[in-house]
This is a predicted structure of a 108-nucleotide RNA (SAM riboswitch aptamer (S box leader)) from an Actinomycetota bacterium. The source organism's lineage runs through Bacteria, Bacillati and Actinomycetota.
RNA sequence: CCAUCAUCCAGAGCGGUCGAGGGACCGGGCCCUAUGACGCCGCGACAACCAGCGCCGGACCCGCCGAGAGGCGGGAGGCGCCAGGUGCCAAUGCCCGAGCGAUGAGGA
Numbered sequence: 001c002c003a004u005c006a007u008c009c010a011g012a013g014c015g016g017u018c019g020a021g022g023g024a025c026c027g028g029g030c031c032c033u034a035u036g037a038c039g040c041c042g043c044g045a046c047a048a049c050c051a052g053c054g055c056c057g058g059a060c061c062c063g064c065c066g067a068g069a070g071g072c073g074g075g076a077g078g079c080g081c082c083a084g085g086u087g088c089c090a091a092u093g094c095c096c097g098a099g100c101g102a103u104g105a106g107g108a
Stems, first nucleotide, its partner, number of pairs: 001107002004105005013043005021032003026097004044089001046087001048086003052081005060075006093100001
């Protein structure tokens, strides 16, 4: 950076610092905020995606074996664990409308 794919009603806060706006943008609402928000830093958590590990894997797919019943192996898929790479920790991406945006994976 993107004519790609997936997800965005689950989950998770304390301390320090700063000092006035913040919840991305536009319109309308609503909310947070001098009892200090937002941001930044530290620590701690959370567990969506990727990676890793374990279990299941009859019913779906592939391979092998078998006369057959069926068996074995792998995959898809599911569940759990973990916290390595990212991410994330008010409210459904705060809500509605229109656009869009964010994050992950992949690619250039």